RNAcentral holds the full RNA, with entries from ENA. Small-subunit ribosomal RNA, 5' domain from an uncultured prokaryote, 530 nucleotides, folded computationally. Its mean pLDDT, the model's own confidence on a scale to 100, is 87.
[in-house]
Context: one part of a larger RNA
RNA sequence: GAUUGAACGCUGGCGGUAUGCUUAACACAUGCAAGUCGAACGGUAACGAAGCUAGCUUGCUAGCAGGCGACGAGUGGCGGACGGGUGAGUAACGCGUGGGAAUCUACCUAGUAGUGGGGGAUAGCCAGGAGAAAUCCUGAAUAAUACCGCAUACGCCCUACGGGGGAAAGAGGCCCUCUUCUUGAAAGGUCUCACUAUUAGAUGAGCCCGCGUUAGAUUAGCUAGAUGGUGAGGUAAGAGCUCACCAUGGCAACGAUCUAUAACUGGUCUGAGAGGAUGACCAGUCACAUUGGGACUGAGACACGGCCCAGACUCCUACGGGAGGCAGCAGUGGGGAAUAUUGGACAAUGGGCGCAAGCCUGAUCCAGCAAUACCGCGUGUGUGAAGAAGGCCUUAGGGUUGUAAAGCACUUUUAUGAGUGAAGAAAUGUUAAGAGUUAAUACCUCUUGAUUUUGACGGUAACUCACGAAUAAGCACCGGCUAACUCCGUGCCAGCAGCCGCGGUAAUACGGAGGGUGCAAGCGUUAAUC
Numbered sequence: 001g002a003u004u005g006a007a008c009g010c011u012g013g014c015g016g017u018a019u020g021c022u023u024a025a026c027a028c029a030u031g032c033a034a035g036u037c038g039a040a041c042g043g044u045a046a047c048g049a050a051g052c053u054a055g056c057u058u059g060c061u062a063g064c065a066g067g068c069g070a071c072g073a074g075u076g077g078c079g080g081a082c083g084g085g086u087g088a089g090u091a092a093c094g095c096g097u098g099g100g101a102a103u104c105u106a107c108c109u110a111g112u113a114g115u116g117g118g119g120g121a122u123a124g125c126c127a128g129g130a131g132a133a134a135u136c137c138u139g140a141a142u143a144a145u146a147c148c149g150c151a152u153a154c155g156c157c158c159u160a161c162g163g164g165g166g167a168a169a170g171a172g173g174c175c176c177u178c179u180u181c182u183u184g185a186a187a188g189g190u191c192u193c194a195c196u197a198u199u200a201g202a203u204g205a206g207c208c209c210g211c212g213u214u215a216g217a218u219u220a221g222c223u224a225g226a227u228g229g230u231g232a233g234g235u236a237a238g239a240g241c242u243c244a245c246c247a248u249g250g251c252a253a254c255g256a257u258c259u260a261u262a263a264c265u266g267g268u269c270u271g272a273g274a275g276g277a278u279g280a281c282c283a284g285u286c287a288c289a290u291u292g293g294g295a296c297u298g299a300g301a302c303a304c305g306g307c308c309c310a311g312a313c314u315c316c317u318a319c320g321g322g323a324g325g326c327a328g329c330a331g332u333g334g335g336g337a338a339u340a341u342u343g344g345a346c347a348a349u350g351g352g353c354g355c356a357a358g359c360c361u362g363a364u365c366c367a368g369c370a371a372u373a374c375c376g377c378g379u380g381u382g383u384g385a386a387g388a389a390g391g392c393c394u395u396a397g398g399g400u401u402g403u404a405a406a407g408c409a410c411u412u413u414u415a416u417g418a419g420u421g422a423a424g425a426a427a428u429g430u431u432a433a434g435a436g437u438u439a440a441u442a443c444c445u446c447u448u449g450a451u452u453u454u455g456a457c458g459g460u461a462a463c464u465c466a467c468g469a470a471u472a473a474g475c476a477c478c479g480g481c482u483a484a485c486u487c488c489g490u491g492c493c494a495g496c497a498g499c500c501g502c503g504g505u506a507a508u509a510c511g512g513a514g515g516g517u518g519c520a521a522g523c524g525u526u527a528a529u530c
Stems, first nucleotide, its partner, number of pairs: 001530004006526005013377006019370002021335001026333003030330003035078003040075002043071002047069002051064006085288003094213007103205002108201007116150001118148002126139005156165003170193006179186003214260003221251003226248008263285004267278004290311005313324004341367001343366003349363001350361004380410004390401004416466005424457001429451008474519005479500003485514005495502002
């Protein structure tokens, strides 16, 4: 000199853009943060609309009647493995980079082949019971895209090549062209979505290897599934991954082992560079979710807001037994020099579910707080010598503050008040035309046009008008380094100080004043890095 996720002191007008527990991975009150689908299912606790009937209090109750819009609880599907947080552990194939072969991959895309015919349960509901509660038990009945056989098998899997094994589920629109009854339906047709098997792709993930990746030798030897083989098991998959037997190997002064410290990287800061330091925000990877262990489900977890066990802690209890996990967003206590609101909205972007409308979303977008940082703007402009008054100094003549003020003439950024007022909105819905599909002018899908709406921020940004210099300057320093000097007070005292050093009666170095210098909504100090 540059820099910071900074803090402290004094001061403080505005805007934009960023950033904001670096300490206790300490403990947490309260609310919210993951749901959704009735176009899978049996149903109907609540709400609503329109009918009909009855009662009347004349707009309410009950029923017809789950009949409709919908929908609590429940079965079922998909999602809760993403998104969000934190950096405790980890010196490791954890990360970075470059390769590899023995693998899996829900949803998505493309292809091939199918979707036939049956069965037995069970929850909710109902009846009964136990318990303070959490919750649980018994009985009866019931549905499915829940569950289980049978049939079929292009391809698939196993094989001793003879053969053997294995699948599925329906739902919602529309229509009578053909058959049957003739209002219109049934079988049927057709469309969309779903389902099963398999192939390929895409995406994601698992595994292996070369090289690189802090310090200590006042850590020199370490190792028994340890190193390798055979066989078996296991996994999606290679492998001592696991086991039985056999052999005695393997690593190490090119630093094994041990100890300490540490998430890694793109990057960031500094520097001419080489390098040094660092890893906040943003992005990629990893690890963790009160501590330790374990598996279940699933395409995917050994799972932050799932389950089980054990420990510590907190809470409820009728003492028999139960409940909990903010390193999600806010917020509280504590620790600390120190770090924000128990805010708004799903309008946009993205995610989950759903045919869709839509619902959910503390992701996200916004707003609030903080000079924490960077950038920008302002606190007036011109003129004005009687060089006013006052202050300070003085050799008492004057000098300086100083064109500074006052005065005169202007301007109105900003502030205040009033008014106009965006972009961020693409969609969705409705409707028309055309195309595809089809027996079809239904339905459905696509394209194009018209139209109707959808904004948290926010009456925000921006613009216009009014008003009046009006609403807006401090901080540090002035001995040398280092830009800037005098007076008074003090008298080795009080004090200053980054280094040299000042102060013991004329202190440009202490304290005050006048003046000056430097930065400026900041200025200094402290800490840290180069």